[in-house]
Parts: sequence; structure tokens; C1' cells
RNA sequence: CCCGCGCAUCGCUCCGCCGUUCUUUCCGCCGCAAGGCGGGGAGGGAGGAAAGUCCGGGCAGCAAAGGGCGCCGUGCUUCCUAACGGGAAGGGGUACCACUGGUGACGGUGGUGCCAUGGAAAGUGCCGCAGAAAGGGAAACCGCCGACCCGUCGCAAGACGGAGGUAAGGAUGAAAAGGUGGGGUAAGAGCCCACCAGUGCCGCGUGUGAGCGAGGCAGCUUGGUAAACCCCACGGGCUGAAAGACCAAAUAAGCUGGGGCUCUCGUCUUCGGACGGGAUAAGGGCGGCCCGCUUGAUCCCAGCGGGUAGGUCGAUCGAGGUCUCGCGUGAGCGUGAUCCCAGAUAGAUGGCGGAGCCUUCAUUGUCGCAAGGCAGCGGAGGACAGGAUCCGGCUUAUAGAUGCGCGGGUAUU
Repeated sequence: CCCGCGCAUCGCUCCGCCGUUCUUUCCGCCGCAAGGCGGGGAGGGAGGAAAGUCCGGGCAGCAAAGGGCGCCGUGCUUCCUAACGGGAAGGGGUACCACUGGUGACGGUGGUGCCAUGGAAAGUGCCGCAGAAAGGGAAACCGCCGACCCGUCGCAAGACGGAGGUAAGGAUGAAAAGGUGGGGUAAGAGCCCACCAGUGCCGCGUGUGAGCGAGGCAGCUUGGUAAACCCCACGGGCUGAAAGACCAAAUAAGCUGGGGCUCUCGUCUUCGGACGGGAUAAGGGCGGCCCGCUUGAUCCCAGCGGGUAGGUCGAUCGAGGUCUCGCGUGAGCGUGAUCCCAGAUAGAUGGCGGAGCCUUCAUUGUCGCAAGGCAGCGGAGGACAGGAUCCGGCUUAUAGAUGCGCGGGUAUU
């Protein structure tokens, strides 16, 4: 100097004109007022992810959200946090690399990556294909043996066949029931021995803990799968700002008060009127008016009620930001100072012009042996992406710039 990875920070700037939303202020007009309309001034106005809506919480309603069953989720430990499936620091396992001890099985040290990382010795299930056999301490395909037993041959040694033994070797498989070395045997086998790996139990030391270290005893060895059922522990009631609270034009039912309540016949009468039949002036219905039809005291007025349109709140001061100091390995916690930082509701932060900055391309000049550097002019480009109740995380997208750390390469000394 180049490339890659990780972490952190930033993620276009300035000017002019025209606009947009909120707050505040001044002027004018309207209004009794609350306030509204118009114009001007000042100030605030998206993000690191505002995104996906995946996880957790605040808040709200449902009954006060409590218990049981079911269902769902999480799952090594300690800590952080309001909480979490998030984060920090550790433990353990596993794969690879480097160094190293051992004849070997295997062990030790360091580094890097990965792990839904409770339980498979509670029970049940499953283990495709291949293979003789896939879990019972089972299984005999090839191979090995055939000592003991049976048959045939043989004087015999023995040979052949069989019953049978055998998990050492081969073959199949991801996996074949511990491994290495030796003894042993007819051949073999934890059958025996030493070592190696692993399991259970017992106390000891150490660590807050997951665990770790060394030791003793035991049977000599127990397969995998829980992202299969299941068991254990912990957590979760449901809905979701279109939650929800309030005000309230219009309007149906209902309630209260007032007004209206005609004529005729019949019955009853407490002499006020009530009930029934018929007719009809007012009134109601047939979209506004007339006719007509129909209904006809079922009517009219006011208030309450109810809650549609619309409006207000929820709703922006919060587990808040920045800085200093202290504590902590760290996530983070505490003290002090300081700041106020969008609040729209179909949704405001935009458009045009100019200048600059960065990247890249072409070209000119200049320096250089060269790669290339510097300067000028011109073209192109400047990402991902926009709030909608708020907050903490996770995940995903992102041109480019800067800082720190690590790894690799190249050149020079």
C1' cells in the first nucleotide's frame, strides 16, 4: 500500500424563491361569548433502520383477571433488565487447525467455528434402504473350530459327514453391543490380566453456580432418537389505539309535561265520563302541491333519553436524550449538571434554481523510469428507505465516509 473480517460512529452540506403542518404572537373582519376566517412575524418538524410486525412490556377494555383442566411457549449456569425467546460473562459438548506425550487404544496445551445445550438408567413408540440379525444383552450369510458327543472308513494317527461351538476376521450399514496389547482356547469370547475410554455410587477439595480436580468401590460396558409421544421445571387469561373515555347536529323505540280530543247510535254510569259500532271537520300516511284513496284521535308541541355525522381526549415528559464523575471483567447501575426534541388524521418535512462536497469516467497540463500523484475543464451518479399509541429488543435492507482491532498478500529495508 492492497484485500477480507469484526466492532463503533456518521450517513450529504449551504444559499435564494415558492409551498406544507404544529405552537406562539401581532393586525383586520365576523361573533354577546367561546371561538372562527384572512394576512404577517418568530420558533419546532422522521430513521438507523421510522421497515418486517417476530419477541417482551407500559396502557386500555372485557368481571375484580384469581383457581383447575386443556393448549401453547421456553429449557446448561450466574448476572443485567420493567420484562423477554433479548443481552453480558462463564461452564460443557462437538468439528477443524497448530504444537506435543504414548508401540497403541488414547491423552495434554492453545486457537477458531458451531450447538432448541433439562431428562433416553420412568414408560411407550420408531430406526428407511442394505444386511443373517436393528435392541434381546439378540443375531451364524461367508469364514473359523469341530476338543467333548454321534455315524462311516481306518490296526492306529487321523480323514469325511453331522450335532454343535464361535461375534476374532470378512461382508451390510449412520450405528452390529467398549477399545489397545497380551495370556488363554478346539476355535473364540471381559473368559483372565495390564492399560485406555466411559457409566453408577460414596465421601473429600475447590467454585455463588453450571461444573472442575484427585481418590475409593461396583458391575466389567448400559446403542440412537425427546425439532416422536412423554416426564420435570418455569412462563402465558383474551383482545389491541380501528383499544377505550367524553361532548354531541340528525333520527327510531321508550318516558315526562302541555295542547288537541268533532257528530251520531247503543250499553253502563259514582253523572265527571267509560266502552263498542258508524260517519267525518282538524291532523297523520301515499316523496313537494291539487284531486283521489286510506287512516282517523293512532294526533301536535316541548323536554328527557338514545348516540349517527362531526369534534375533543387517549396522544406525546418518557423504563427520555447529552455530558461529567464513581462502581462493575461486562451487559449495566448510581450521583450530579443540562436539554425539551414531530404530533399529522387520509395523513405535513416538498418543488425549482444555484454553489459546494464525495465517488467514478473521459480529457488537458505538469511531476515521475514506471505504477501513479497533483491541478484544471466536462459528463454521470450520491444508497436503503418515511412516523400514525408509546417504549425495550431481534431480524432484514443500506451507495459511501471515518476510527480502532485482527487475519492474509505485496514491496522495500
A computed fold for a 413-nucleotide RNA from a Flavobacteriales bacterium, annotated as Bacterial RNase P class A.
Lineage of the source: Bacteria > Pseudomonadati > Bacteroidota > Flavobacteriia > Flavobacteriales.
Its Rfam family is "Bacterial RNase P class A". Rfam describes the family as follows. Ribonuclease P (RNase P) is a ubiquitous endoribonuclease, found in archaea, bacteria and eukarya as well as chloroplasts and mitochondria. Rfam links the family to the GO terms ribonuclease P activity, tRNA processing and dimeric ribonuclease P complex.
The model forms 94% of the base pairs in the Rfam consensus.
The gene name in the source record is rnpB.